[in-house]
RNA sequence: GGGCCGGUCGUCCAGUGGAUAGGAUAUCCGCCUGACACGCGGAAGGUCGAGGGUUCGAUCCCCUCCCGGCCCA
Numbered sequence: 001g002g003g004c005c006g007g008u009c010g011u012c013c014a015g016u017g018g019a020u021a022g023g024a025u026a027u028c029c030g031c032c033u034g035a036c037a038c039g040c041g042g043a044a045g046g047u048c049g050a051g052g053g054u055u056c057g058a059u060c061c062c063c064u065c066c067c068g069g070c071c072c073a
Base pairs, nucleotide, nucleotide: 001072002071003070004069005068006067007066010025011024012023013022018056027043028042029041030040031039049065050064051063052062053061
């Protein structure tokens, strides 16, 4: 330099055009317990890597760039 894959709550992942972007785990609160853990219920937590474009509408499609991984040279 070329090609491919990926970037989404703190962490790990889902979501491939239409709604308040969802789950697990962690955190916090409540219940439970003599207490802790487990368990049960609830809460908070996301500029969807950045900027443009297409569209009535974009996490999703297109372009450029940034970051990570793999392959080729």